[in-house]
RNA sequence: ACCUUAUCAAGAGUGACGGAGGGAUCGGCCCGAUGAAGUCCGGCAACCUGCCUUGAGGCAAGGUGCCAAAUCCGACGGUGAGAAUCGAAAGAUGAGGA
Numbered sequence: 001a002c003c004u005u006a007u008c009a010a011g012a013g014u015g016a017c018g019g020a021g022g023g024a025u026c027g028g029c030c031c032g033a034u035g036a037a038g039u040c041c042g043g044c045a046a047c048c049u050g051c052c053u054u055g056a057g058g059c060a061a062g063g064u065g066c067c068a069a070a071u072c073c074g075a076c077g078g079u080g081a082g083a084a085u086c087g088a089a090a091g092a093u094g095a096g097g098a
Stems, first nucleotide, its partner, number of pairs: 002097007013041001015040003021031003025075004042067003047063002049060004071090001076087004
């Protein structure tokens, strides 16, 4: 890098270092010197995991993941006068596979 599958409107910092970028891509629209990315600490959640349980479920937090805005919105298509709404694609993450 590829395949399958589940989830993606909840939740999470008045911390330390750092010093200009960040929100996948493109277009928007935003965030950022009242401090971006990144590192550490802290936290959230509970996919895998462990324990309990007939089951449903409960507890823990070892492996991941995550901590502005719905995956920030749109991108392709259906419905609709419109606002909007539904689905797909793409993406992210987990688990499994080849």

A computed fold for a 98-nucleotide RNA, annotated as SAM riboswitch aptamer (S box leader).
Of the family's consensus pairs, 97% are formed in the model.
It matches the Rfam family "SAM riboswitch aptamer (S box leader)". About the family: The SAM riboswitch is found upstream of a number of genes which code for proteins involved in methionine or cysteine biosynthesis in Gram-positive bacteria.